[in-house]
C1' cells in the first nucleotide's frame, strides 16, 4: 500500500422568520432501530383449599441479570477459511420404535467375487459397492480365517493423581467391542388465563328495578288533527326519592404523548470530502429489559494475509 477479520461510536450543527402539539406558566416535543410484535417483566382484572395426572417450554460450564428463545467469558465435538476468525451442535441411551437414498450380497443376525475344506460345511483376510461396511498396524494362531489371543496405538466408559470455581484437560490404571441419526420414554428445571380497548373513579338525557305519597270502575287514562260537547275503548296515571348500566369526563400516563393523533416549513452560514448533496432505513400510541430485521454515508480501536521499501 492493497485485500480482509472482529468490535465500538455517530445518524446530524448554528442563526433568523413563520407555524403545530402538550402545559396555567416556565418549559418540553421521534429513533437507533420509535419497526417486527418474537421472548421476558412490571402493572391490572379474572381464576385458584391442598395434592396429582395430562399438555407445553428449557437443557455443556461459570459469571451477570427481576427474568428471558437474554448478555459476557469459557469447554467438548463437527464444518468453513492460508490466516485473523466465522459457523453448527450440546441432560441421558438401560428400554421401545423408525430411518440409513442410489449403488451394493449386506446399512445391522451380510456373503457377490474370493479363501479353506474330510464337499456336510466353515470363514470374513483380500477384491468390489458406497458418504459410511462392524477399530489400525505388527506378531501369534489356523484347514482357511477372524480382537480369536498378545504388544503398541486410536476410540468409549469407570476410577485415581495433578491443574481448573466449573464444564473439562494432562497422565496413569482397569474394562469394552452391534455404528450413526431421530422420535418416544427417562432425568433435572419451569409454566394458571387475559391484556392499558387492562383496570379505577365521577356521571347526563331517555327508559327503568325498588320505595313512598296522591288520584282512580262514583271512570284514571287513551282514540276521534287544537279546545268544548259527544261517541268508543276500559286500569292504571301523576309526583318525589332511588340503584345499576350508556353517552361524556377524569385517572392509569411518564419534562413528547392521546385525540384520528402534534413533533413541521423557508432562508442563510460554515464542515467531514475536490465538485455536488442535509442524503440511507425509517414516524412514538400505556411502560421497561432483550432479541430479530432494515440502513446511504462518516469515523475509531485491535488483529490477519500478500507485496514493496528502509
Nucleotide at each position: 500500500a492493497a485485500g480482509g477479520u472482529g468490535g465500538g461510536g455517530c445518524g446530524a450543527u448554528c442563526u433568523g422568520c413563520c407555524g403545530c402539539c402538550c402545559g396555567a406558566a416556565a418549559g418540553g416535543g421521534a429513533g437507533g432501530a420509535a419497526a417486527g410484535u418474537c421472548c421476558g417483566g412490571a402493572c391490572a382484572g379474572g381464576a385458584c383449599a391442598g395434592g396429582g395426572c395430562a399438555u407445553c417450554c428449557c437443557g455443556c460450564u461459570g459469571c451477570g441479570g427481576a427474568a428471558a428463545g437474554c448478555g459476557c467469558a469459557g469447554g467438548u465435538g463437527g464444518g468453513g477459511g492460508u490466516a485473523a476468525c466465522c459457523u453448527c451442535a450440546c441432560g441421558c441411551c438401560c428400554g421401545u420404535c423408525g430411518u440409513a437414498a442410489c449403488a451394493g450380497a449386506g446399512a445391522a443376525c451380510a456373503a457377490c467375487c474370493g479363501c479353506c475344506a474330510u464337499c456336510a460345511g466353515g470363514c470374513a483376510a483380500g477384491g468390489g459397492u458406497g458418504a459410511a461396511a462392524a477399530c489400525g498396524c505388527g506378531g501369534g494362531g489356523u484347514a482357511a480365517g477372524a480382537g480369536c489371543c498378545c504388544a503398541c496405538g486410536a476410540c468409549g466408559c469407570a476410577c485415581g493423581u495433578c491443574a481448573g470455581c466449573g464444564a473439562u484437560g494432562c497422565c496413569g490404571u482397569g474394562c469394552g467391542g452391534g455404528u450413526a441419526c431421530g422420535a418416544c420414554a427417562c432425568c433435572g428445571g419451569g409454566a394458571c388465563c387475559u391484556g392499558c380497548a387492562a383496570g379505577a373513579c365521577c356521571a347526563a338525557a331517555u327508559a327503568u328495578a325498588c320505595u313512598g305519597g296522591c288520584a282512580g270502575a262514583c271512570g284514571a287514562g287513551g282514540a276521534c288533527g287544537g279546545c268544548c260537547c259527544g261517541u268508543c275503548c276500559g286500569a292504571u296515571g301523576c309526583c318525589a326519592g332511588g340503584g345499576g348500566g350508556u353517552a361524556g369526563g377524569u385517572u392509569g400516563c411518564g419534562a413528547a404523548g392521546a385525540u384520528a393523533a402534534a413533533u413541521g416549513g423557508c432562508a442563510g452560514a460554515a464542515a467531514a470530502u475536490c465538485c455536488g448533496u442535509g442524503a440511507a432505513c425509517a414516524g412514538a400510541a400505556a411502560c421497561c429489559g432483550g432479541c430479530u430485521u432494515a440502513c446511504g454515508g462518516c469515523u475509531c480501536c485491535a488483529c490477519c494475509u500478500u507485496u514493496u521499501c528502509u

Predicted 3D model of a 310-nucleotide RNA (Bacterial RNase P class A).
Its mean pLDDT, the model's own confidence on a scale to 100, is 76.
It matches the Rfam family "Bacterial RNase P class A". The family's RNA type in Rfam is ribozyme.